[in-house]
Context: one part of a larger RNA
RNA sequence: GGAUAAACGCUGGCGGCGCACAUAAGACAUGCAAGUCGAACGGACUUAACCUAUAGUUUACUAUUGGAGCGGUUAGUGGCGGACUGGUGAGUAACGCGUAAGCAAUUUGCCUAUCAGAGGGGAAUAACAGUGAGAAAUCACUGCUAAUACCGCAUAAGCUGUGAGUAUUGCAUGAUACAAGCAGAAAAGGAGCAAUCCGCUGAUAGAUGAGCUUGCGUCUGAUUAGUUAGUUGGCGAGGUAACGGCCCACCAAGACGAUGAUCAGUAGCCGGACUGAGAGGUUGAACGGCCACAUUGGGACUGAGAUACGGCCCAGACUCCUACGGGAGGCAGCAGUCGGGAAUAUUGCGCAAUGGAGGAAACUCUGACGCAGUGACGCCGCGUAUGGGAAGAAGGUUUUCGGAUUGUAAACCAUUUUAGACAGGGAAGAAACAAGACAGUACUUGUAGAAUAAGCUCCGGCUAACUACGUGCCAGCAGCCGCGGUAAUACGUAGGGAGCAAGCGUUAUCC
Numbered sequence: 001g002g003a004u005a006a007a008c009g010c011u012g013g014c015g016g017c018g019c020a021c022a023u024a025a026g027a028c029a030u031g032c033a034a035g036u037c038g039a040a041c042g043g044a045c046u047u048a049a050c051c052u053a054u055a056g057u058u059u060a061c062u063a064u065u066g067g068a069g070c071g072g073u074u075a076g077u078g079g080c081g082g083a084c085u086g087g088u089g090a091g092u093a094a095c096g097c098g099u100a101a102g103c104a105a106u107u108u109g110c111c112u113a114u115c116a117g118a119g120g121g122g123a124a125u126a127a128c129a130g131u132g133a134g135a136a137a138u139c140a141c142u143g144c145u146a147a148u149a150c151c152g153c154a155u156a157a158g159c160u161g162u163g164a165g166u167a168u169u170g171c172a173u174g175a176u177a178c179a180a181g182c183a184g185a186a187a188a189g190g191a192g193c194a195a196u197c198c199g200c201u202g203a204u205a206g207a208u209g210a211g212c213u214u215g216c217g218u219c220u221g222a223u224u225a226g227u228u229a230g231u232u233g234g235c236g237a238g239g240u241a242a243c244g245g246c247c248c249a250c251c252a253a254g255a256c257g258a259u260g261a262u263c264a265g266u267a268g269c270c271g272g273a274c275u276g277a278g279a280g281g282u283u284g285a286a287c288g289g290c291c292a293c294a295u296u297g298g299g300a301c302u303g304a305g306a307u308a309c310g311g312c313c314c315a316g317a318c319u320c321c322u323a324c325g326g327g328a329g330g331c332a333g334c335a336g337u338c339g340g341g342a343a344u345a346u347u348g349c350g351c352a353a354u355g356g357a358g359g360a361a362a363c364u365c366u367g368a369c370g371c372a373g374u375g376a377c378g379c380c381g382c383g384u385a386u387g388g389g390a391a392g393a394a395g396g397u398u399u400u401c402g403g404a405u406u407g408u409a410a411a412c413c414a415u416u417u418u419a420g421a422c423a424g425g426g427a428a429g430a431a432a433c434a435a436g437a438c439a440g441u442a443c444u445u446g447u448a449g450a451a452u453a454a455g456c457u458c459c460g461g462c463u464a465a466c467u468a469c470g471u472g473c474c475a476g477c478a479g480c481c482g483c484g485g486u487a488a489u490a491c492g493u494a495g496g497g498a499g500c501a502a503g504c505g506u507u508a509u510c511c
Base pairs, nucleotide, nucleotide: 001511002510003509004508006507007506008505009504010503013382014381015380016379017378018377019375020374021340026338027337028336030335031334032333035080036079037078040077041076043074044073045072046071050067051066053064054063055062056061087293088292089291096218097217098216099215100214101213102212103211106210107209111206112205113204114203115202116201117200119153121151122150128143129142130141131140132139133138159184160183161182162181165178166177167176168175169174189198190197191196219265220264221263226256227255228254231253232252233251234250236248238246268290269289270288271287272283273282274281275280295316296315297314298313299312318329319328320327321326346372348371349370350369354368355366356365357364358363385415386414387413388412395406396405397404398403419452421447422446423445424444425443429438455500456499457498458497459496460481461480462479466495467494468493469492470491476483477482
């Protein structure tokens, strides 16, 4: 000198774009953050027009009962989604991450393409009704019912298993193609007058996502030198989507290590960021990719996908309710509270845009996101006027008492109106009828008026900028050298000056 997720002191006009708990992965009141589909299903509630009957009435019509029913709502069954999005960095020195390869050892819901198919049955169960238990959470029993829920049967190949063989080929196990025969495995309907559309089942290929393996790279300590018993390898069996001591039985005695094993400490990794001429050093906030975690520890279930932040079970700590028998909870989601700290924001608006989930769609949900609010926390831009004006006014400071300086500075005379104020108009962002939170915002037109807007640090040398007074090794200053003991350009105040400027200075950290 540059930089910062900064803090502190003094000061503070506006706008744009960013950023904002680094500490206690401490504890959390309250609200919201994941639902959706009635075009899968049976009910329940409600209901337009209509029909029937009864009563009133001269018909029309009015009121009531019953039937059927367009439509609407939705507790439950069922489907898809809650594995995405969002948060945090505790753990992890590891194939965790980065990079380059491999899987002839794998899987992949929704999506795309192609081929083939959907025949015929069955048994339940929630809702509901009844009874009962319990303070509650909730639960038990009996009875009824539906489905794209569940279960057999049929059919099915280029699918699966076995398989006499044949051909081609690779990189070792092998792979690919053809293959008689035998055995096995599937399905669901809905909407519509219909056409058709949306779904369903099997197979193949793709795309996307995921899993696994390997080479190389990835902090410090030897005042850590030996470590290891499923440990290292083999055979067999099990398990997995898949390879594998992944697990188990048996057998062998191996495996790693001064090219630093093991142990200990520290730490999420990277693209990047800061600095530097570069080499390098430091760093990993924001944005993007990967990983790990979700009160602590363990476990599996469901599912294409989780060992699942707002799912389940068990144990621990903590908090809450209780009729003491038993129950409920998890903000490292968005706001917000307490605590800790030098220190870090609103219990805001909207789904209008972008994106996501569900749905045929209308649409619903979305604290993702878009916006607004707070903070000079950072960067950038603008303003606090402009031109003239010497009697060099007054006042201040100083003085050798002549003057010098503040100083064109002010007054005074003109001019302008950015930002701000008031009044009028008023967006783009929305592809196509409609639909804009932001927002009466940005922008724009007019009006009045210099009006509403400058501080901070420093002035001994380094280092730009000096005098007076006070103080008297005191009070104090200080980054280093150092200054102060009676004439202090170094302390304090004043005048003057220098630098930067809505900031200035200090502290902390990095180069």